Predicted 3D model of a 350-nucleotide part of an RNA (small-subunit ribosomal RNA, central domain) from an uncultured bacterium. Model confidence (mean pLDDT): 85 of 100.

Context: one part of a larger RNA
RNA sequence: UUGGGCGUAAAGGGCGCGUAGGCGGGAAUUUAAGUUCUGAGGUGAAAGUUCGGGGCUCAACUCCGGAUUGCCUUAGAAACUGUCAGACUAGAGUGCAGGAGAGGGCAAUGGAAUUCCAUGUGUAGCGGUAAAAUGCGUAGAUAUAUGGAGGAACACCAGUGGCGAAGGCGGUUGCCUGGCCUGUAACUGACGCUGAGGCUCGAAAGCGUGGGGAGCAAAUAGGAUUAGAUACCCUGGUAGUCCACGCUGUAAACGAUGAGUGCUAGGUGUAGGGGGUAUCGAGAAAUUCAGUGCCACAGCUAACGCAAUAAGCACUCCGCCUGGGGAGUACGGUCGCAAGACUGAAACUC
Repeated sequence: UUGGGCGUAAAGGGCGCGUAGGCGGGAAUUUAAGUUCUGAGGUGAAAGUUCGGGGCUCAACUCCGGAUUGCCUUAGAAACUGUCAGACUAGAGUGCAGGAGAGGGCAAUGGAAUUCCAUGUGUAGCGGUAAAAUGCGUAGAUAUAUGGAGGAACACCAGUGGCGAAGGCGGUUGCCUGGCCUGUAACUGACGCUGAGGCUCGAAAGCGUGGGGAGCAAAUAGGAUUAGAUACCCUGGUAGUCCACGCUGUAAACGAUGAGUGCUAGGUGUAGGGGGUAUCGAGAAAUUCAGUGCCACAGCUAACGCAAUAAGCACUCCGCCUGGGGAGUACGGUCGCAAGACUGAAACUC
C1' cells in the first nucleotide's frame, strides 16, 4: 500500500462551534473540465515476441503483416459528475399561535439540623466501641429551655421523572438569558451534512491572590487492634471543601457504543404536546409528533448480547487500531507559576 477493524479482544477524539477540504434534494436549460462513446490524423525507433513466407536436413539468418492494449491533436454525441443562468419545495431556516423543564447567570430571601456563645433549670457523669481507652466534665459537662452568632447543604415532593453538547443541574422569589417540543404552512429557496488545523466549554483534586471557615476531613497527634499496624475502629485535627478573580485541562470525562441522513415485524410502561371520532360531561379507547425505559422477531454477533434510542440494511465525513513487555517511559518540541499536560520513540526481551 491493498485489505480488515474500533460495546466487552488493540482501537470513538471529554464535549461543542467552526475554517480549509470532502460529500450533497426534485425537474428542465447551457457548456464540454472530468468521464464515456464514435470517426480521422500523428506518434508508439530498430531488434525481440507473435502470424505467414523464404532459406535449408534443421538451427542460425531473413522478408511481409499484425501487435505495441498507450499518449497527443482534431471533428462530433452528452447519460453521469462538474460548470453557467433561471426556476421549484419534500432538506434546512424564518414567521405566527401554543407548551414543558433541577438549562445558564446575577441578586434577594426561608425553615429544619449541626457547631459555638450568653443565660436559666439541673447533677455526675458524658462520649465512644466488638470490648475499651485516649477525649470532655464538680472551674458544673451531657440533658433541657430561651436568646444570639456563623457557615454550608437544601428533608418530604423525587420518579430507569425533567433539562443540558458534554462536564453537569434540585429550597423559594425576582431580573437577564440559551436551547427544545407541538400546531400552522405565511415567508426564504439547498441557504445542507461532516469537519484536519483553530477557538470555546470542561467533574474532582491541585495551584496563585484576597476573603470565609459551621460540619466534614487528606496530612498529622493520641487511644485501641496486632507478632508488627506508618491501616481498617475511636478521640482530636490542618490544608481543602465555600465565595470572588485567574490558572490547570485531566477522569471507568462510560452507553467503555463519533456525527448526520434514509429504510427495516411487534408488545408494554413513562413523561411533554396535537387533532378528529364518540359522549350531557369527566374519563376511556384508538391515532399522531418528539423524548425516555423494559421485552422481543428478522437481521447481526466469537459469544455475551444489540434489536426503530441497532451492535440490522445502506450512504457521507471525521477520529482511532495493527502482538505482550519496555512505555504513555526517554529525548526533542509546545503549553503551564508549579504539579504536570499534549505530542511520542528505540535498543532489548518474550